[in-house]
Context: one part of a larger RNA
Molecule: small-subunit ribosomal RNA, 3' major domain
Organism: metagenome
Formats: sequence, C1' cells, structure tokens
RNA sequence: UGACGGGGGCCCGCACAAGCAGCGGAGCAUGUGGUUUAAUUCGACGCAACGCGAAGAACCUUACCAGGUCUUGACAUCCACUUAAACUUACAGAGAUGUAAGGUGUGCUUGCACAAAGUGAGACAGGUGGUGCAUGGUUGUCGUCGGCUCGUGUCGUGAGAUGUUGGGUUAAGUCCCGCAACGAGCGCAACCCUUAUUGUCAGUAGCCAGCAGGUGAAGCUGGGCACUCUGAUGAGACUGCCGGGGAUAACCCGGAGGAAGGUGGGGAUGACGUCAAAUCAUCAUGCCCCUUAUGAGCAGGGCUACACACGUGCUACAAUGGCGUAAACAGAGGGAAGCGAAGGAGUGAUCUGGAGCAAAUCUCAAAAAUAACGUCUCAGUUCGGAUUGUAGUCUGCAACUCGACUACAUGAAGCUGGAAUCGCUAGUAAUCGCAGAUCAGAAUGCUGCGGUGAAUACGUUCCCGGGUCUUGUACA
Repeated sequence: UGACGGGGGCCCGCACAAGCAGCGGAGCAUGUGGUUUAAUUCGACGCAACGCGAAGAACCUUACCAGGUCUUGACAUCCACUUAAACUUACAGAGAUGUAAGGUGUGCUUGCACAAAGUGAGACAGGUGGUGCAUGGUUGUCGUCGGCUCGUGUCGUGAGAUGUUGGGUUAAGUCCCGCAACGAGCGCAACCCUUAUUGUCAGUAGCCAGCAGGUGAAGCUGGGCACUCUGAUGAGACUGCCGGGGAUAACCCGGAGGAAGGUGGGGAUGACGUCAAAUCAUCAUGCCCCUUAUGAGCAGGGCUACACACGUGCUACAAUGGCGUAAACAGAGGGAAGCGAAGGAGUGAUCUGGAGCAAAUCUCAAAAAUAACGUCUCAGUUCGGAUUGUAGUCUGCAACUCGACUACAUGAAGCUGGAAUCGCUAGUAAUCGCAGAUCAGAAUGCUGCGGUGAAUACGUUCCCGGGUCUUGUACA
C1' cells in the first nucleotide's frame, strides 16, 4: 500500500421489512445431470451453466454411429497430355457411383488463345482433430457501482503519501467551503434516440366540421385540409420565480404557474481493472497431431432413448369461474417463389376461387380479456385436460423411427402444494390477447406491441451485495 475481520462510524441498493403474484406438490413442454446405446456429436457448470450457443435436428442441417464407396481428392494454384463439357435416356445399385447410347463451346490472325471437363505425376489441398493455461477478436461479471489515475510541487532514507482526506450536500470524486497543494485525463452529467404538451409548414394513400350528390350500408363521390393523424422544423423545464431552512454557499423543504418540476418516463451509452471467467465449433491464428484418413461424397440410423434427479416454463385445481348467444374498443409489425379479399364447399383443420396490393391505398386481421343476456350450483363436476382409439387436413421427394393441426370418442393426475426459495415500487406487478425473426412445415421459447390495471414501503435492528473513512492483523 492492499486484502481480510462473526471490529467500529456514515451511506446506498426490491438487500431486509410492508405488500402482491409465484416456484417447490400434479400433468405436460423444454434444457441439464445420470443411466442406456452402435451412436445417443460438441461446448456452457455458484451468483455470471441448465427454453444457454440453437432466430426453429423428419432428409438437409450434422459435427455422431454402423454399412457400402473415393484417394491430388468435395474446394484453391501450378505442369503435361487428351477431349468439349453441361445435359438427356436406358440398365445395375439403397444411393454415392458404374456401363452404354445420344449430345456436341467462345474468340479469331485457321492453329493458337480463353473457358470447361477427363487422365497422370507431385508440390499441395483438407481437418467442427488437440491446446481458450500459447493467442487475436468478441462476450459475460462485479456494475451504470462512483470510482481509477497522471503532470508539476511538497513531505518521507524508502516502499509510498499528499492531491482523492476534512465540514456540508448530491443519484454521482455532483457541487460549495476549508486545506501543501495547484491543475489535468478516463469515468459522472450533458450532447443522441424515443415518449408526454404545443406553434409553423405540408395534405395523399390519412381525415370529414360546414356545403352538395349518393347508398341496403359506407368519406362512397364532388369538394375541403378546420379537426384527428402523419413528419419536417421550432418552442418548452432552467431550481427560472416566491416563501422558509442553511454558513450571505452548495443544497434541502414547501408553493405558484405549467402538458410536464427538480435527472419528467424509457432506451442507447459500461472508466482503470477482477475472475489464467467463456469461446481454437462464428471467424482468424502459433505449436502439436491425421494424410488410401482424424480428409471427402452416399443412403440408413442417432442427436427425439428413460428405473431416476434438478433448473426454466405452460395448463390447471374452478363460481372474481366454465359454457352458450349476440355486441364494442388497440398498438406495433409482416407481405411477391409473398399476403391473399368477396363469393362457394366442408361440423372443422382446410379446400375452391382469384379481386386487390412492392402497400397510411390491398391483405394477414378475428383483437382477447371486458360489458349484456341465459345456463351450470360446489360435485373430481358442464372444473381440469393428460393419455389412448378411429377418421381426416396441410407442408414436403418423404411425416415408421420423428411434424403441426382438425373432428368424434376416451376423460388420468390435480381440491392451492413440506423444508426451502424467486420476481416486482406505477401505467410497475398481476392479467388479456396481437405481431415478428428463424422458417417448406414445425413455439408453452425468444424479441416486440398494445388493452385492463392494483397493493405496500413504519423504517434500516437483522440477512445479502456494494461504496467511503477509520482500527486490528502470525496474510501478500
């Protein structure tokens, strides 16, 4: 100087407390361990691995396994020789592939060049093989915590100290005051995006107040840009104003005005460093290893197994509910090998149809909780939907291993969950649906979007984590 302490002081955080809803019990989905297996490819392991890499394993993907194949190779450059090659058909084969037949480039200086294929020889290719404890790059974490340092000066033999400590204050090493310090840098804040109010400009594909036309209905039409909205540019919030407190400071408390008040809400933004943290399987790369195989192509299987254990979710156990009927109100997105309307068929998944739309025009599209009316009356039920049978739909060469959905039938566990444990402070939790990426098909996951919309916070003694000052130390 640090680190540590079941030392002390001060302070903060959904850390506790106060509340709300969960997990842990059930069924299923998904990931992991274990076991099994020819293979169940590999990685990730306290927080910070376990709905993680994977924004989507039937084939492909695919790296794994057994089998049948190739060896200058599936891919790149170089040499020599030969020939067009691609492609089509037939046969054999699970296919890779093999055989046979057909098929026959471009430029021209007319026998060369270019491109392509085949054969041969080697230089070499290739490796999701090893090492993340050889590395780059990228990422997680402490932590959006308020810290981490430097120059000059001063003090100390020196390691170092001072500055950065102290008195206040703040979300903040934020600011004020003081001080052997004076300044500065990386962080904080602000600058950026979005949301909340509004002026101006613009007015179609958006809107419809007034005027006219028109319909079964409708901004449907003329017309208009007032309003909504869209989107460009401004304004607006700065402790600016008032009162009180404070040291006449910083700042704190209250008030006015205001759409918004003291960082207005949200996002992006992550200092010096820590964990030999993660990744050689995104990529790059040193070294080591394989080279008729640890490389390459093929069809099949596996990654989907199942006495069990754990994590994360979904659905429930019901009456604040289930079911039926008929009504209402979003936002944000996607769409051309696409979205697909009206109409028609089917109980339905869906089929048919093909209008319109590269979309403020058309379309996906029905929002759902909610409100109204009716029914059920506390039961393993009109709760709950697992499992199973049958019949179908769709995607796709192909749904057996191993897809999703539909109809009918079946109707399991489950009556609120032990010890323990997680999230959340406001348009939040809880609850309700909608969309998107990936994607032929395949979400209860993920990422967004809006609708309805709470309770509680006395307080900091205690648990956890962190900051700062100080103290002890057989630690470095």